[in-house]
């Protein structure tokens, strides 16, 4: 310095135009003599940033910023 990937909850992940599933962990609550197990609730109002396109952006464009890769 060119190209390519990816970036979503504390952790892992899914979703790829129509207002974010699940798993765990975390908090409450039920059972339980306690404690594990089990069940129930509650957890991202918002996707890494700032624009832009659109009637609507996590998703499509741009330009940064942070990781992997691959050439030199």
């Nucleotide at each position: 310095u060119g190209g390519g990937g990816c970036g979503u909850c504390g952790g892992c992940a899914a979703g790829u135009g129509g207002u974010a599933a699940g798993c765990u962990a975390g908090c409450g609550g039920a059972u339980u003599u306690u404690g594990a197990u089990u069940c129930c609730g509650c957890c991202a109002u918002u996707c890494c940033a700032a624009g832009g396109u659109u009637c609507g952006a996590a998703u499509c464009c741009u330009u940064g910023c942070g990781c992997c890769c691959c050439a030199a």
The RNA shown here (transfer RNA) has 72 nucleotides and comes from an Oligoflexia bacterium. Rfam family: tRNA. It is annotated as a transfer RNA. Its family is annotated with triplet codon-amino acid adaptor activity in the Gene Ontology. The coordinates come from a structure-prediction model, not an experiment, and the mean pLDDT is 81.